A computed fold for a 108-nucleotide RNA from an Anaerolineae bacterium, annotated as Glycine riboswitch aptamer.
[in-house]
RNA sequence: ACGAGCAACAGGGAAGAGACUUAUUAGGCUUUUGAUAAGCGCCGAAGGUGCAAGUCUGUGACUGGCGAGUCCAGGCGAAACUCUCAGGCAAAAGGACCCUGUACUCGA
Numbered sequence: 001a002c003g004a005g006c007a008a009c010a011g012g013g014a015a016g017a018g019a020c021u022u023a024u025u026a027g028g029c030u031u032u033u034g035a036u037a038a039g040c041g042c043c044g045a046a047g048g049u050g051c052a053a054g055u056c057u058g059u060g061a062c063u064g065g066c067g068a069g070u071c072c073a074g075g076c077g078a079a080a081c082u083c084u085c086a087g088g089c090a091a092a093a094g095g096a097c098c099c100u101g102u103a104c105u106c107g108a
Stems, first nucleotide, its partner, number of pairs: 002107004008102006018040001020039007041089003047085001048083001050081001054076005060071004
């Protein structure tokens, strides 16, 4: 040089869903924009919740000659599934995940 690993840094790509209604507030007023609060309607890809097969345990129950099997209870047990807590619903920001590069570790 090359390969693998892990997570970090930098750059790039990256979806969905009301620029909703009302009130207050800031900007001279109207309009409009931002923020806050309330209301209704939505989204799933920050984060978080839940569990299937399987597996383990039991002074648990049943069958049985043993091995073991069945039921019950509990534990471990994945996600882009699920919930919609959080977050989000013009732009901006954020964004799972993907790509490139750097650095680190291991092999060589």
The prediction has a mean pLDDT of 78. Its Rfam family is "Glycine riboswitch aptamer". Rfam links the family to the GO term glycine biosynthetic process.